[in-house]
């Protein structure tokens, strides 16, 4: 990388490097020189696989992942609703774990 499959309304930051970009991607709306993005530290959320227990469940050892705003909103269909707005619901694309190739 592709592909199956499960979940995306909660949750959780500081310090030190670093120096302008950063929220995938479109269009929007946002963060950011009162320090973006990355890499370090050490802290924390949560419970996907593993392990273990007193086994509908728990703990949080282990591998992972994650700590700005719903996956920030959006895009494709439908369906309400209204005078082009607003709201459901599926999808798609995305991220994340697990198998598989």
């Nucleotide at each position: 990388u592709u592909c199956u499959u499960a979940u995306c309304a909660a949750g959780a930051g500081c310090g030190u490097u670093g120096g302008a970009g950063g929220g995938a991607c479109u269009g929007g709306c946002c963060c950011a020189u009162u320090g973006a993005a990355g890499a370090c530290g050490c802290a924390g959320c949560a419970a996907c696989a593993g392990a273990c227990a007193u086994u509908u469940u728990g703990u949080a050892c282990u591998g992972u992942g994650c700590u700005a705003a719903u996956u920030c909103c959006u895009g494709u269909a439908g369906c309400a609703u209204c005078a082009u707005u607003u709201g459901c619901u599926a999808a798609a694309a995305g991220a994340u774990g697990a198998g598989a190739a």

Model confidence (mean pLDDT): 87 of 100. SAM riboswitch aptamer (S box leader), 101 nucleotides, folded computationally. Rfam family: SAM riboswitch aptamer (S box leader). Rfam describes the family as follows. The SAM riboswitch is found upstream of a number of genes which code for proteins involved in methionine or cysteine biosynthesis in Gram-positive bacteria. It was read from a public genome assembly, where an Rfam model found it. Of the family's consensus pairs, 97% are formed in the model.